[in-house]
Context: one part of a larger RNA
RNA sequence: UGAUGGGUGGCCGCACAACCGGUGGAGCAUGUGGUUUAAUUCAAUGCAAAGCGAAGAACCUUACUAGGGCUUGACAUGCUGCGAAUCCUCUUGAAAGAGAGGGGUGCCUUUGGGAACGCGGAAACAGGUAGUGCAUGGCUAUCGUCAGCUUGUGCCGUAAGGUGUUGGGUUAAGUCCCGCAACGAGGGCCACCCUCGUGUUUAGUUGCCAUCAUUGAGUUUGGAACCCUGAACAGGCUUCCGGUGAUAAGUCGGAGGAAGGUGAGGAUGACGUCAAGUCAUCAUGCCCCUUAUUCCCUGGGCGACACACGUGCUACAAUGGCCGGGACAAAGGGUUGCGAUCCCACGAGGGUGAGCUAACUCCAAAAACCCAUCCUUAGUUCGGAUUGCAAGCUGAAACUCGCCUGCAUGAAGCCGGAAUCGCUAGUAAUCGCCGGUCAGCCAUACGACGGUGAAUCCGUUCCCGGACCUUGUACA
Numbered sequence: 001u002g003a004u005g006g007g008u009g010g011c012c013g014c015a016c017a018a019c020c021g022g023u024g025g026a027g028c029a030u031g032u033g034g035u036u037u038a039a040u041u042c043a044a045u046g047c048a049a050a051g052c053g054a055a056g057a058a059c060c061u062u063a064c065u066a067g068g069g070c071u072u073g074a075c076a077u078g079c080u081g082c083g084a085a086u087c088c089u090c091u092u093g094a095a096a097g098a099g100a101g102g103g104g105u106g107c108c109u110u111u112g113g114g115a116a117c118g119c120g121g122a123a124a125c126a127g128g129u130a131g132u133g134c135a136u137g138g139c140u141a142u143c144g145u146c147a148g149c150u151u152g153u154g155c156c157g158u159a160a161g162g163u164g165u166u167g168g169g170u171u172a173a174g175u176c177c178c179g180c181a182a183c184g185a186g187g188g189c190c191a192c193c194c195u196c197g198u199g200u201u202u203a204g205u206u207g208c209c210a211u212c213a214u215u216g217a218g219u220u221u222g223g224a225a226c227c228c229u230g231a232a233c234a235g236g237c238u239u240c241c242g243g244u245g246a247u248a249a250g251u252c253g254g255a256g257g258a259a260g261g262u263g264a265g266g267a268u269g270a271c272g273u274c275a276a277g278u279c280a281u282c283a284u285g286c287c288c289c290u291u292a293u294u295c296c297c298u299g300g301g302c303g304a305c306a307c308a309c310g311u312g313c314u315a316c317a318a319u320g321g322c323c324g325g326g327a328c329a330a331a332g333g334g335u336u337g338c339g340a341u342c343c344c345a346c347g348a349g350g351g352u353g354a355g356c357u358a359a360c361u362c363c364a365a366a367a368a369c370c371c372a373u374c375c376u377u378a379g380u381u382c383g384g385a386u387u388g389c390a391a392g393c394u395g396a397a398a399c400u401c402g403c404c405u406g407c408a409u410g411a412a413g414c415c416g417g418a419a420u421c422g423c424u425a426g427u428a429a430u431c432g433c434c435g436g437u438c439a440g441c442c443a444u445a446c447g448a449c450g451g452u453g454a455a456u457c458c459g460u461u462c463c464c465g466g467a468c469c470u471u472g473u474a475c476a
Base pairs, nucleotide, nucleotide: 001476002475003473004472005471007470009468011466012465013464015460016459020422021421022420023419026314027313028312029311030310031309032308033307034305035304042053064300065299066298067297068296069295073125077124079121080120081119082118083117087102088101089100090099091098092097107114108113127289128288131286132285136283137282138278139277140276143272149186150185151184152183153182154163155162156161167178168177169176193266194265195264196263198234199233200232201231202230203229204228208223209222213220237260240254241253242252243251244250303442316416320375321374324371325370326369332363333362334361337356338355342351343350344349382413387408388407389406390405392403393402429452430451431450432449434447435446
């Protein structure tokens, strides 16, 4: 100087406390361990692995496995020979591939040939999701959006080093003020950026409709007020008043205001820590394979199942379930696409194919909610697992192993031990809607969007984590 203490002092955080709802018990979905297997490819393992890489494993993907094949190779560059190429038919085969036959010549040209493509040869080489993340770059997680980390000159100390950065206040903040052998500066903090909240100006189509007409309908004239959509500005700065404070920084209350003390949310992540993660995104040193650890194909596997763990979904019901009627969103996506209408089907769906390259049209029905009917505490009109039959869709192909529909079946489950998680406001809880990936989909996931909309916070003794001063230490 650090590190550390079941030392001290003061401080903070959904850290505790208070409140609400969960997990742990059930069924299922999904990931992991283990076991099994020809293979169940690989990686990730406390927080910071485990609905994670994977924004989608029937084939492909695919890296694994069994079998069948190739050896200048599926892919790149150059050398050389032949043929343009594409195409059609047959045999064999599970396919990959192998063999045979047919047809057929194009483009440029200095008429030598050349370009592109195919087949063959030789040797350089290709190739490797093989190893090492403890050789690495890049990217990332985490402490932590915590308030810290440093440096120049000066001064102090023999030196390591200290000072500044400590002290008194204050702040979300090494934020600011005052003091001080320090005076400055850099990376961080803040601000600058984006979204939301208010207003003004401007622009009105595909959006809007107050007044005057009009219609079944903002439908059509018309209007630019309103709503909305874009753009440009304004607005918030402790500005004003009072208290408090050291005449400071600030803090408390009030005013005005759409908004008040960082207005709310996001993006933004200092020096460093963990030889943290990734050689399987990519790149890359070294090492290893080269008729195989490369490459092609068919089938299987990644989907197994005494069990254990994580994350979720659905429930156990009356604040509910079923049936009928009625109402209100936002944000997205669509041309190999979204698909209205009408007809058929109990339905999934099928037929038809208007409109839309979208503020125009479609997905699209929002659901919880409201009104009304039945159910009356029961393993039930709760719950929906499981299984049988029949049917539909995608796709060469749904057996292993897809989704969906109808009928039948109707399991566990009556609120969950020890323990444990999230959350401070438009939050929790609850309700639906959309998107990416995608032929289809195992999505209950992930990422967004809006609707309804709480309770509690006395406080900092304790648990956990963090930063500051000080002190102990046989630790470095």
Molecule: small-subunit ribosomal RNA, 3' major domain
Organism: Lactuca saligna